[in-house]
Context: one part of a larger RNA
């Protein structure tokens, strides 16, 4: 000199863009952060409507009940999602990461392309109802019911096993259109297989910390044969056999640490770092384990153990903010218990739509960077006041007053955005026998904005509302007076202060930077 996720002191007008728990991976009140589908399924409730029955009535009609349809909603079965997105950096010196390869040793839901099929049956169970236990959380029993839930049978293009004959393996319906019906047809699904894409697993070469006051380490250890296990090679695991394997090019041990793209500095070479953003990894109160699933050994799932906390009728239960806000604690120190799904993206759904603390916005903090302003021109009798003085004057100083202007920002009044593309409905054209669907194209109508009455623009008023901080002995730009008297004090280094202190304190003046200026810490 430059830099910072900074802190502290003094001061503080506005805006834009960024950024903000670095310490206790400490403990957490409260709310929200993962749902959705009725076009998979049976029920409950409500509303509308249709049919029908009973009762009252001569009748119109009224009431009640049953059945069907439509719509809304509730819990449940079922499907998909919850393995993404979001957080943190504990652990890890390792194929964790980076880079380059390998996989003839592998898997891959949804999505794209292609081939074949989707036949015929059955047993249950939640829910509902009834009964019982329990303070609760919850649980038990009986009866009964549905499905795209579950289980056989048939079929087997493909596929699997095998040299081959051969053997074995699947499925589910739902919503429309036409038809008197049989049936025909469209879409979304379902099953088997091939392939692509995407994602993932595994292996290897090379690369990147400190320490020898760590010199020897290793028995599943190193290799083989055979088996088990896995999607998959493999001591990954096991039985047997052999005695190997690593190491001064640093094994083993100890310490520290997430890695990288990058960031800071520097002319570079290097050095230090890894906040924000992006990729990968690891973790989810601590430790362990598996289940489900295409995918987890799963942050807002399950089980076990432990610590902690809460409820309790003392028998027993419940919980996990390193999600977004927020609280306490420790700390020099780090924000709102905000708005919206309008956009982008994600999940579900045929769609409308629903959900989304992802995200988009707003709020707070001079925390950083950048921009703007705090007025401009004229104005000498060089006013007053202050300070200094050789008492003549000098300086503050064109500075002020005064005159004439301007109107950025803030204030106020008005006009007032872009971000909106889609979606829905109708019509036309192509494809389709038709309907549906698809497709891109056209036309018409309609609807959707958190930010926000914000940005921007126009008008109004008035210099009115807006300057400080540090320094002035040398380094190093900027000097005098007074007070003090080795005292009080200053100080980054040299060093100042013991009666004329440009070095302490105050004042005037001056210098530098400026909505900041200094100090401290850290890096180069």
């Nucleotide at each position: 000199g430059a830099a910072c996720g900074a802190a502290c002191g003094c001061u503080g007008g506005c805006g834009g863009c960024g950024u903000g728990g670095a310490u206790a991976a400490g403990a957490c009140a409260u709310g929200c952060a993962a749902g959705u589908c009725g076009a998979a399924c049976g029920g409950g409730a409500c509303a509308u409507u249709a049919u029908u029955a009973a009762u009252a009535g001569c009748a119109a009609u009224a009431u009640u009940g049953a059945u069907g349809a439509u719509g809304u909603u509730c819990a449940g079965u079922g499907g998909c999602g919850u393995a993404a997105g979001g957080g943190u950096g504990c652990g890890u010196a390792a194929c964790a990461c980076g880079u380059g390869a390998a996989u003839c040793a592998u898997c891959u839901g949804c999505c794209g392309a292609g081939a074949a099929g989707u036949g015929g049956g059955g047993c249950a169970u939640a829910g509902c109802u009834c009964g019982c236990c329990g303070a609760a959380a919850g649980g038990c029993g009986a009866a009964u019911u549905a499905a795209u839930a579950c289980c056989g049978c048939a079929u087997a293009u493909u596929g699997u096993a095998g040299c081959a004959g051969u053997a074995c393996c699947a499925a589910a319906g739902c919503c429309g259109g036409g038809g008197c019906a049989a049936c025909c047809u469209g879409g979304c699904g379902c099953u088997u297989c091939u392939u692509g894409a995407u994602g993932a697993g595994u292996u290897c070469g090379c690369g990147g910390c400190c320490u020898a006051u760590c010199a020897g380490c290793u028995a599943g250890u190193u290799g083989g044969c055979g088996g088990g296990g896995u999607a998959a090679a493999g001591g990954c695991c096991c039985a047997c056999c052999a005695a190997g394997g690593c190491u001064a090019u640093g094994a083993c041990g100890g310490g520290u640490a997430g890695c990288u793209g990058g960031u800071c500095u520097g002319a570079g070479a290097g050095g230090a770092c890894g906040a924000c953003c992006a990729g990968c990894c690891a973790c989810a109160c601590u430790g362990g384990a598996a289940c489900u699933g295409a995918g987890a050994c799963a942050c807002g799932g399950u089980c076990c153990a432990g610590a902690c906390a809460c409820c309790u009728a003392c028998g027993g239960g419940u919980g996990g903010c390193a999600g977004c806000a927020g609280u306490c604690g420790a700390g020099a120190a780090u924000u709102u218990u905000u708005c919206u799904c309008a956009a982008u993206g994600g999940g579900g759904g045929a769609a409308a739509c629903c959900c989304u603390g992802a995200a988009g916005g707003a709020g707070c903090g001079a925390c950083g960077c950048c921009g703007c302003g705090u007025g401009g021109a004229g104005g000498a009798u060089g006013a007053a006041g202050g300070u200094c003085u050789u008492c003549g004057g000098a300086u503050u100083g064109u500075a002020a007053a005064c005159u004439c202007c301007u109107g950025u920002c803030a204030u106020u009044a008005g006009u007032g955005a872009a971000c909106a593309a889609a979606g829905u409905u109708c019509g036309c054209g192509c494809u389709u026998u038709a309907c549906u669907g698809g497709u891109u194209g056209c036309g018409a109508a309609u609807u959707u904005g958190c930010u926000a009455g914000u940005a921007a623009c126009u008008g109004a008023a008035g210099a009115g509302g807006a300057a400080g901080a540090g320094g002035c002995g040398g380094c190093a730009a900027a000097c005098u007076c007074u007070g003090u008297g080795c005292c009080a004090g200053c100080a980054g280094c040299c060093g100042c202060g013991g009666u004329a202190a440009u070095a302490c304190a105050g004042a005037g003046g001056c210098c530098u930077c400026a909505a900041g200026c200094g100090u401290u810490g850290u890096u180069c």

Small-subunit ribosomal RNA, 5' domain from a metagenome, 524 nucleotides, folded computationally. RNAcentral holds the full RNA, with entries from SILVA. Its mean pLDDT, the model's own confidence on a scale to 100, is 84.